[in-house]
Predicted 3D model of a 328-nucleotide RNA (Bacterial RNase P class A).
It matches the Rfam family "Bacterial RNase P class A". It is annotated as a ribozyme.
The prediction has a mean pLDDT of 78.
RNA sequence: GAAGCAGGCUAGGCCGCCGCUGGUGCAAGCGUGGAAACACCGCACUGGAGGAACGUCCGGACUGCACAGGGCAGCGUAGCAGGUAACACCUGCCCACCGCGAGGUGAGGAUUAGAGCAACAGAGACGAGUCGCAGCGCCUUCGGGCACUGCGGGUGAAACGGGCAAUCUCUACGCGCAGCAAUACCAAAUAGGCAUGCAAUGAACUGGCUCCGGCGAGCAUGCGGGUAGGUAGCACCGAGCCGGUUGGGCGACCACUGGCCCAGAUUGAUGGCGGUCACAUGGCAGUUUUGCCAUGCACAGAAUCCGGCGUAUCGGCCUGCUUCACAC
Numbered sequence: 001g002a003a004g005c006a007g008g009c010u011a012g013g014c015c016g017c018c019g020c021u022g023g024u025g026c027a028a029g030c031g032u033g034g035a036a037a038c039a040c041c042g043c044a045c046u047g048g049a050g051g052a053a054c055g056u057c058c059g060g061a062c063u064g065c066a067c068a069g070g071g072c073a074g075c076g077u078a079g080c081a082g083g084u085a086a087c088a089c090c091u092g093c094c095c096a097c098c099g100c101g102a103g104g105u106g107a108g109g110a111u112u113a114g115a116g117c118a119a120c121a122g123a124g125a126c127g128a129g130u131c132g133c134a135g136c137g138c139c140u141u142c143g144g145g146c147a148c149u150g151c152g153g154g155u156g157a158a159a160c161g162g163g164c165a166a167u168c169u170c171u172a173c174g175c176g177c178a179g180c181a182a183u184a185c186c187a188a189a190u191a192g193g194c195a196u197g198c199a200a201u202g203a204a205c206u207g208g209c210u211c212c213g214g215c216g217a218g219c220a221u222g223c224g225g226g227u228a229g230g231u232a233g234c235a236c237c238g239a240g241c242c243g244g245u246u247g248g249g250c251g252a253c254c255a256c257u258g259g260c261c262c263a264g265a266u267u268g269a270u271g272g273c274g275g276u277c278a279c280a281u282g283g284c285a286g287u288u289u290u291g292c293c294a295u296g297c298a299c300a301g302a303a304u305c306c307g308g309c310g311u312a313u314c315g316g317c318c319u320g321c322u323u324c325a326c327a328c
Stems, first nucleotide, its partner, number of pairs: 001324010012277007020048007029041001031040003050299001054310002057308005062179004074175005079093005094108001095106004109170002114168002116164002131152005137146003183232004193223006205214003240260005246255003279296007
């Protein structure tokens, strides 16, 4: 220098203007909306997407229901050891395969418990019923046929000896079911339910009201369940985040310790415009350094939360290692 392997980081920067949304503090009113529950309204300060927020594949937290214990069934996992809240994830080692190598990949238990399966070629493929030769025995219409033993060539991944469990199966271990549209609370209208009281000795309605009359079977109050709607769950002191000349461990990780509080709605915020710098591509000018102009700047966007895996991704940067070439 070239080609690679493994791992990590970043995800345009800055300024101005206008917005959207969460929190905290102060302040407001016989305020606004609503039957209520509850929500909203001002000012100041302050928080506001990601490494994958994605797919929803695996594991958990949380919630409701179910549940004495054991077994069957069903589903899942599978070398050994460890890590973890848990896992199908991660780490270390062994083995097999791939690579010159750094490294990569692996559903990697069991085929003397049983069953099933194997293209093409080949006489024959899981059944021995056997292709050729030799020996021996029996039969014979003398061509040969049958049975046994031994040897041999060819085909093929594999030939009475094996393979496949990513086919059923067996073994060991794990798993109750559903999911935040979970679930809990507050709670209309309408319909229906229950209780009490009134009502053919006339309810409600009606002639504006009373008396009186018309009509003719319900009316009033209370309670309880469900729905719309609202609040909580839900923005988290947490399997939390960022560090450590710390300790243990090969490592995943654990312990100790310092600091921090870090988005959150329910038509669903996280945006728009301008300037400038950087980057990429193209064009023009120039001997060069370069200058000017235009365009672009990935994948993608939270919705109960967390740990993984998988997938997408323009550029840029860093660390360790391998192979080859050259120089000293």
It is recorded under the gene name rnpB.